The RNA shown here (c-di-GMP-I riboswitch aptamer) has 86 nucleotides and comes from Alicyclobacillus sp. SO9.
Lineage of the source: Bacteria > Bacillati > Bacilli > Alicyclobacillaceae > Alicyclobacillus.

RNA sequence: AUAAUUUGUUGGCAAACCCCAGGAAACUGAGGGACGCAAAGCUAUGGGCCUAAAGCACUUUGUGCAAGGGUUGCCAGGUUGCACUA
Numbered sequence: 001a002u003a004a005u006u007u008g009u010u011g012g013c014a015a016a017c018c019c020c021a022g023g024a025a026a027c028u029g030a031g032g033g034a035c036g037c038a039a040a041g042c043u044a045u046g047g048g049c050c051u052a053a054a055g056c057a058c059u060u061u062g063u064g065c066a067a068g069g070g071u072u073g074c075c076a077g078g079u080u081g082c083a084c085u086a
Stems, first nucleotide, its partner, number of pairs: 002086002007083002012037002017032002020029003035073001041079003045076003048071003055065004
């Protein structure tokens, strides 16, 4: 320098749940907590999924449609990368 089969000592991240804050919600951030993770680092670009505020419609105080919202710990793409190993 390259590769990716194996492993994860030292270290890294942190699901559910609890609590505080933001948000219409989905969900997100801080703290606690560990189900798991070798890209569970970054990126909403494509597909999927979640929500349904604005807006629109209607038989109007509700129902339906609706993403400029969310999810990378659903998959793919892009991009960067630690130790061990060859």